Overview: A computed fold for a 526-nucleotide part of an RNA from a metagenome, annotated as small-subunit ribosomal RNA, 5' domain. RNAcentral holds the full RNA, with entries from SILVA. Its Rfam family is "Bacterial small subunit ribosomal RNA". Its family is annotated with ribosome and structural constituent of ribosome in the Gene Ontology.

Context: one part of a larger RNA
RNA sequence: GGAUGAACGCUAGCGGCAGGCUUAAUACAUGCAAGUCGAGGGGCAGCGCAGUGUAGCAAUACAUGGGCGGCGACCGGCAAACGGGUGCGGAACACGUACGCAACCUUCCUUCAAGUGGGGAAUAGCCCAGGGAAACUUGGAUUAGUACCUCGUAACAUUAUGAAAUGGCAUCAUUUUAUAAUUAUAGUUCCGACGCUUGAAGAUGGGCGUGCGCCUGAUUAGGUAGUUGGCGGGGUAACGGCCCACCAAGCCUACGAUCAGUAACUGGUGUGAGAGCACGACCAGUCACACGGGCACUGAGACACGGGCCCGACUCCUACGGGAGGCAGCAGUAAGGAAUAUUGGUCAAUGGACGCAAGUCUGAACCAGCCAUGCCGCGUGGAGGAUGAAGGUCCUCUGGAUUGUAAACUUCUUUUAUCUGGGAAGAAACCCACGUUUUCUAAUGUGGUUGACGGUACCAGAUGAAUAAGCACCGGCUAACUCCGUGCCAGCAGCCGCGGUAAUACGGAGGGUGCAAGCGUUAUCC
Numbered sequence: 001g002g003a004u005g006a007a008c009g010c011u012a013g014c015g016g017c018a019g020g021c022u023u024a025a026u027a028c029a030u031g032c033a034a035g036u037c038g039a040g041g042g043g044c045a046g047c048g049c050a051g052u053g054u055a056g057c058a059a060u061a062c063a064u065g066g067g068c069g070g071c072g073a074c075c076g077g078c079a080a081a082c083g084g085g086u087g088c089g090g091a092a093c094a095c096g097u098a099c100g101c102a103a104c105c106u107u108c109c110u111u112c113a114a115g116u117g118g119g120g121a122a123u124a125g126c127c128c129a130g131g132g133a134a135a136c137u138u139g140g141a142u143u144a145g146u147a148c149c150u151c152g153u154a155a156c157a158u159u160a161u162g163a164a165a166u167g168g169c170a171u172c173a174u175u176u177u178a179u180a181a182u183u184a185u186a187g188u189u190c191c192g193a194c195g196c197u198u199g200a201a202g203a204u205g206g207g208c209g210u211g212c213g214c215c216u217g218a219u220u221a222g223g224u225a226g227u228u229g230g231c232g233g234g235g236u237a238a239c240g241g242c243c244c245a246c247c248a249a250g251c252c253u254a255c256g257a258u259c260a261g262u263a264a265c266u267g268g269u270g271u272g273a274g275a276g277c278a279c280g281a282c283c284a285g286u287c288a289c290a291c292g293g294g295c296a297c298u299g300a301g302a303c304a305c306g307g308g309c310c311c312g313a314c315u316c317c318u319a320c321g322g323g324a325g326g327c328a329g330c331a332g333u334a335a336g337g338a339a340u341a342u343u344g345g346u347c348a349a350u351g352g353a354c355g356c357a358a359g360u361c362u363g364a365a366c367c368a369g370c371c372a373u374g375c376c377g378c379g380u381g382g383a384g385g386a387u388g389a390a391g392g393u394c395c396u397c398u399g400g401a402u403u404g405u406a407a408a409c410u411u412c413u414u415u416u417a418u419c420u421g422g423g424a425a426g427a428a429a430c431c432c433a434c435g436u437u438u439u440c441u442a443a444u445g446u447g448g449u450u451g452a453c454g455g456u457a458c459c460a461g462a463u464g465a466a467u468a469a470g471c472a473c474c475g476g477c478u479a480a481c482u483c484c485g486u487g488c489c490a491g492c493a494g495c496c497g498c499g500g501u502a503a504u505a506c507g508g509a510g511g512g513u514g515c516a517a518g519c520g521u522u523a524u525c526c
Stems, first nucleotide, its partner, number of pairs: 001526004006522005013378006019371002021336001026334003030331003035078003040075002043071002047069003051064005085289003095213007104206002109202008117151004127140005157182011187194002215261003222252003227249004232244003264286004268279004291312005314325004342368001344367003350364001351362004381412004391403005417463006426453001431448007470515005475496003481510005491498002
C1' cells in the first nucleotide's frame, strides 16, 4: 500500500447492486416450511343444489334428501431420498483430475416388440359394545377397489443341461441353436384419452475399483490376528475378509508405517511484477451430518432433517397407572459474544410434487422491511462580487499580515428535496371462445383472462439556494505552523522519541494538510 462476512469511536443527505451468528453442531415458546389425486375405491362427517313432504294465495319457513356438485376422515397410487440448512465428524479413493467395471442398479421420460382372460378370501372405513385422565386402544358384525391371493396364457425374460462358431485381457465374453422347468396384468372414461403387465434399447441418476495430487509433528520407530493371502460358502444390484469355517504366515514401514494434533474438499478468493504465500464468507459442484449412539423396515432410490424401533441425556403433560418432543428449514426467543436482520407479502414470474385438466401445495423462489457492512454513482450549488467590511488569530502594534472572493450584495440554475398529475417492462403460456390445416389428436391464427413487487421505477409540471459535512492529522518517517496554558507534572507515542519555564511532539485556539458521507482506531492476511 492492498484486502475483510469485520467490530469500536466520532459523524451522517440520497440512490443502485451485493452482503449480513465467523462465538454455543448451545437450549428452544409460537406460527408456517410436503403434499396431491373423487378421471382408482367404499362411502357421506361438514357445505351447497335438484327433488319430495308440511304450512301458506304466494314470496317464503321448517323437515327430508348420496340423486348430484363436491368432500373431512379411511383404503389405494405417486411424491415425501428432491428442494432448504449446517460444517460435527473425517487426513479418507472424502475431494480434485484421469481412466476402468469381461463385477453393477436405475421410478418417472423416449423408442420398439408382445399382452391386458378367469376366480377367490379378507381388511380399513361405517355400525355395535367396551377400556383409558390422555396418547391411544380391544372385541364383534359387515363392505369395496388400480389393496392382497390364486388359476390360465406367454417369451428374444430367468434357471438348468447340451452343441457349434467368433473374439479376447486370466477368470472368460458374444452370437446362433436344442430340450426342460418357472414367471404377468387393472381398470377409469365425458369414447377423445389416461393407465396396467412383460421384454429390448436409449437417456438420466447413481454404485464400485485404480493411477496421480492432497496439512503439521521423529521431543511419535516400529505397527498389525480378520491382521495378509488361499480354498469353500454366506451376503449384495455388484467385486471384495464385506462376513463365516478351514489352511498357510504373511502384510505395512525411514520414498515416514503407526500414533498425536489440526482440518469439510474443489472451482475459486486476497495479495504479489511473477514465483509464491494466506484463505475456502457469498455463488456453483462433491462429501458428511440432522438431540448423542445403534438398528433395520418401506421403496427404483434412505439405513431417511420435519418416517419407525431401542438405549442415553434433557424438556414438557399426567387423574401417578402412563404418555409427548427434537428449528444445523423460514421467521422468532433465551444464552454466549466486540458482533450479525422481519414471528413481513405473493405464488405474478422461474422451478418442483401431484393431477387428463381446472387447479392445490411450495418460508424453494421472487419481492418488500432493517443495518453506511461493502462497492459504485449523485448531491450539499454556479457566475459575478474589494469598503480586501465586521469579528477572530498573529506581529516588529497610531500600523500591518491572515481568515478571504470567503461573507454581505447582484444574478443564474433546480440534480436532490417537497407538492401535483401521468404511469410501466417484467405476461407469455396454460385455460376459455371463435376460426384455419385437419378424421380425432396435433399444429397454428385472432380475441379474452392472469402482477406480490407497486401507483414502485420512470416521465412532466410547480416552489425555492431552498433540505444536506464531517473525521483524522500538522517533530522526522509523512502532505501540513504559530500563539497561549502546563512545567519530567498532566499527558503523548506505530518506531525514533517528546515534556524538568520561551514545547511546531502534552491540552486549547487560530491557521493549514489529507480523505470525504464518511473518517480514524483495533484485529487478521499478503